A computed fold for an 84-nucleotide RNA from a Thermoguttaceae bacterium, annotated as transfer RNA. The organism belongs to Thermoguttaceae, within Bacteria. It was read from a public genome assembly.
[in-house]
RNA sequence: GCCGGAUUGGCGGAAUUGGCAGACGCGAUGGAUUCAAAAUCCAUUGCCCGCAAGGGCGUCCCGGUUCGACUCCGGGAUCCGGUA
Numbered sequence: 001g002c003c004g005g006a007u008u009g010g011c012g013g014a015a016u017u018g019g020c021a022g023a024c025g026c027g028a029u030g031g032a033u034u035c036a037a038a039a040u041c042c043a044u045u046g047c048c049c050g051c052a053a054g055g056g057c058g059u060c061c062c063g064g065u066u067c068g069a070c071u072c073c074g075g076g077a078u079c080c081g082g083u084a
Base pairs, nucleotide, nucleotide: 001083002082003081004080005079006078007077010026011025012024019067027045028044029043030042031041032040046057047056048055049054060076061075062074063073064072
């Protein structure tokens, strides 16, 4: 150089014949239980606006296609593998 794969919350990791993104697990925070703790159970857990109801944004980055994109197309970045 060429070919292939990967990139999604704090971490792992789902969702791809284009149709509710954050499932599930770990972690964290609050609570229950306990003399106290461990274990266990319950609730919450991306960002912004809003008193609330609710709304907007968000899948490595920039564009494109589409009513609609994590998913398809073009370009780029990083990492991994193969190859001369």
Annotation:
Its mean pLDDT, the model's own confidence on a scale to 100, is 81.